[in-house]
Molecule: RNase P RNA; transfer RNA
Organism: Nitrospirota bacterium
RNA sequence: GGAGCCGUCCGGGCGGCCGCUGCAUCCUUAGGGGUGCAGAGGAAAGUCCGAACUCCACAGGGCAGGGUGCUGGGUAACUCCCAGGGGGGGCGACCCCACGGAAAGUGCAACAGAAAGCAUACCGCCCCGCAUUCGUGUCCCCUCGCGGGGGGCGGCGGGGCAAGGGUGAAAUGGCGAGGUAAGAGCCCACCGCCCCGGCGGCGACGCCGGGGGCACGGUAAACCCCACCCGGAGCAAGACCAAAUAGGGGGACGUCCGAGGGCUGCCCGCCCGAGGUCCCCGGGUCAGGUCGCUUGAGGCGGCGGGCAACCGCCGUCCCAGAGGAAUGGCCGCCGUCCGGCGUCCGCUUGCGGGCGCUGGAUACAGAAUUCGGCUUACAGGACGGCUCCGGGC
RNA sequence: GCCGGCGUAGCUCAGUGGUAGAGCAGCUGAUUCGUAAUCAGCAGGUCGGUGGUUCAAUCCCACUCGCCGGCUCCA
Numbered sequence: 001g002g003a004g005c006c007g008u009c010c011g012g013g014c015g016g017c018c019g020c021u022g023c024a025u026c027c028u029u030a031g032g033g034g035u036g037c038a039g040a041g042g043a044a045a046g047u048c049c050g051a052a053c054u055c056c057a058c059a060g061g062g063c064a065g066g067g068u069g070c071u072g073g074g075u076a077a078c079u080c081c082c083a084g085g086g087g088g089g090g091c092g093a094c095c096c097c098a099c100g101g102a103a104a105g106u107g108c109a110a111c112a113g114a115a116a117g118c119a120u121a122c123c124g125c126c127c128c129g130c131a132u133u134c135g136u137g138u139c140c141c142c143u144c145g146c147g148g149g150g151g152g153c154g155g156c157g158g159g160g161c162a163a164g165g166g167u168g169a170a171a172u173g174g175c176g177a178g179g180u181a182a183g184a185g186c187c188c189a190c191c192g193c194c195c196c197g198g199c200g201g202c203g204a205c206g207c208c209g210g211g212g213g214c215a216c217g218g219u220a221a222a223c224c225c226c227a228c229c230c231g232g233a234g235c236a237a238g239a240c241c242a243a244a245u246a247g248g249g250g251g252a253c254g255u256c257c258g259a260g261g262g263c264u265g266c267c268c269g270c271c272c273g274a275g276g277u278c279c280c281c282g283g284g285u286c287a288g289g290u291c292g293c294u295u296g297a298g299g300c301g302g303c304g305g306g307c308a309a310c311c312g313c314c315g316u317c318c319c320a321g322a323g324g325a326a327u328g329g330c331c332g333c334c335g336u337c338c339g340g341c342g343u344c345c346g347c348u349u350g351c352g353g354g355c356g357c358u359g360g361a362u363a364c365a366g367a368a369u370u371c372g373g374c375u376u377a378c379a380g381g382a383c384g385g386c387u388c389c390g391g392g393c
Numbered sequence: 394g395c396c397g398g399c400g401u402a403g404c405u406c407a408g409u410g411g412u413a414g415a416g417c418a419g420c421u422g423a424u425u426c427g428u429a430a431u432c433a434g435c436a437g438g439u440c441g442g443u444g445g446u447u448c449a450a451u452c453c454c455a456c457u458c459g460c461c462g463g464c465u466c467c468a
Stems, first nucleotide, its partner, number of pairs: 001389010012334007020039008041364001045375002048373005053234004060268004065230005070084005085099001086097004100225002105223002107219002122165002124161007137153006173191002176188001178186001192214001193212008238291004248281006260272003283467002298317008335362013394464007403417004411448001419435005441457005
């Protein structure tokens, strides 16, 4: 100097004018007005997980259904986080993994290929037999050579093999040496796999030794099996107050042998339940107000424990609570980044830097009961740590 | 705000692991004096997008984009 990896943070500033919401307080002709303080995010988003909270019966049993899936921790809980194990990628910093079970069962594998899950043989390799009469192609031997003769390949039949070729995403352990007619775990070494034992580790697992000659292909984000977890709904939950109307009409079911309800299905159990429940039509209401509602698994700082996630103690702070929904708009100056032009400087001579002028950009997005996560979007910028390559000393 | 569903040809829809189809519409030809109807043939697809699982994805899984629907007071 170049290329990259990881983590943390910021994501406009100042001034003027005009506005908005909440709270406190003052004034008021009850409409409002003045003053002070406060007023979006790292994702407030997607609503993908987990909870708090509320109601259904403080929530029950079974089936069905859904979710999770290496180990150990963290946590209120989790599909999240941390640490570790195993596997994969990268030269590396580092990154990624839905990572239980296919020697319980069922299913699937198009096309190609001989054969796709239980065995098999298209080309090929090898052995034996027959014919070597027909054909005489090719190679070798005898022969100086023409010619002739013999043998092999090529032909037919029987058998052996799975090494090689070919097909496929995948072909029945891999590779080397031996062995053989040719071959083959047929035998041997190494690697892989399986079994047994020892040692280390809480554990996932790792290391070492011995044995087996290889069975046991893939797919579970296919059904399934195993282990663990899950009741349902959601602040439009739910509670209270007020106003108004026709507590109207029709239908269905039912009154203790019980309809219907208890917001996913079925069975059981439990509870509510009788001029009752459900459905349709119709009616009322400025579809109003208050609570839930923001003090919370809370933020910041310090100390201590822990590799870490996180936990404990102490101190300190109060930090939006609206309800068609505020937190904004315009102008000026500046900042940051990108481009162009001019000028000056540096030198490695086509780059870097300073100054001036000018043009453009300044994101993603926006609380709606509240937290813990995940995921996705984001102009641009800052800081810290680390890796690789090249050059100089 | 909360909950649920759907994206396949120009339009309406099938297909749910193995080369993506139907009807209508479109184009060409035949028939007709001409048109329609009819007959024969043809073309048209990022299966909303991105990644993953698998030998193989419209289909299974995750994320994402777009569209649609339901739920609020009183008696």